[in-house]
Context: one part of a larger RNA
């Protein structure tokens, strides 16, 4: 000096990115127990009390009785600083934020606010079923049949889910307009052969007229989008209100300096002697916003931020043992 432990005067998070680490709480039994709540919880909320030993006496159950009992209760004494006397063996409260819960995950630096989910919603499949594997046989889908099965989002639950089909898809249209595919072979060369014919090659007309684009619809819980300039009110601001240009439509509801706000340590309150941190509001939203969901929300959280009670060597500020090891001296 390093592990690991024991203990401390006063104060008591002043440490520190942060109460990390210690400490503290802590069993049974009585009492009592707040907002909030999806009426199940919250709850062991949160906060008093008691618990040892003697003696004495009831209860209630065994027994005919004396009496017994890992049983429950009552009064009185009484050692000790300390009675669940060791070990064991919840710290509590308050607010906020994300995800509703329980569960899954980076075996070996991440456990989460990721994933998955019950619940919603679309879209495909009429069974030889869509969909998957496989060159195929064939196999799962399934010994199922639209309350089935497959795939995409989204996330309980409550209140909601606005506008917009112009472009990209994705669907439907006996018309139209492009383009003209297979199919279909009359004919025609060439070969053949004395000739003529069949054979074979190799062209190939008339007819037919699909799919695709184009065009018409339909569709946003498909995949996307959701404007500018000016002027106005009898103090100033400010702009219910006008005009005007674009647009497929111009952002609704709700939220809002947020896990989204650069300027910013916005402004204003609360707490603090003192708060770039936290919570309530404001709205100027560089660049939220409705199943790439929008706002809320009890409960549960080895989640993430604030606070406040108890507590402590975390620290002012350090010392003082133990045991191991490192060192030193021999």
């Nucleotide at each position: 000096c390093c592990a690991u432990g024991u203990c401390g005067a006063a104060a008591g998070a002043a440490c520190u990115c942060g109460g990390c680490a210690a400490a503290a709480u802590g069993a049974c039994c009585c009492u009592g127990u707040a907002a909030c709540u999806u009426u199940g919880g919250g709850a062991g909320a949160a906060g008093g009390g008691g618990u040892g030993c003697u003696c004495u006496c009831c209860u209630a159950u065994c027994c005919u009785u004396u009496g017994a009992u890992u049983a429950g209760g009552a009064a009185a004494g009484u050692a000790g600083c300390a009675c669940a006397u060791a070990c064991c063996a919840g710290g509590g409260g308050g607010u906020a934020g994300c995800g509703a819960c329980u569960g899954u995950u980076u075996a070996u630096a991440a456990a989460a606010a990721a994933c998955a989910c019950a619940g919603g919603a679309c879209u495909c499949u009429g069974c030889u079923a869509a969909g998957u594997g496989g060159u195929a046989a064939c196999a799962c889908g399934a010994u199922g049949u639209a309350u089935a099965g497959a795939g995409u989002c989204u996330a309980a639950c409550a209140c909601c889910u606005g506008c917009u089909a112009g472009g990209u898809g994705c669907u439907g249209g006996a018309a139209g307009a492009u383009c003209g595919g297979a199919a279909g072979g009359a004919g025609a060369a060439g070969u053949g052969u004395u000739a003529u014919a069949a054979u074979c090659u190799u062209u190939g007309a008339a007819u037919g007229a699909a799919a695709g684009c184009c065009u018409c619809g339909g569709u946003a819980a498909a995949a996307g989008g959701c404007g500018g300039c000016a002027g106005u009110a009898a103090c100033u601001u400010u702009a219910a209100c006008u005009g005007u240009c674009c647009u497929a439509a111009g952002g609704u509801a709700g939220c809002g300096a947020a896990a989204u706000u650069g300027c910013u340590u916005g402004u204003c309150g609360c707490a603090u002697a003192a708060g770039u941190a936290g919570c309530g509001a404001c709205c100027u939203g560089u660049a939220c916003g409705a199943a790439u969901g929008g706002c809320g929300u009890a409960a549960a959280g080895a989640u993430u931020g604030c606070c406040c009670c108890g507590c402590u060597g975390u620290c002012u500020c350090c010392g003082a043992c133990a045991u191991g090891g490192a060192c030193c001296c021999u």
Molecule: large-subunit ribosomal RNA, domain IV
Organism: Nicotiana attenuata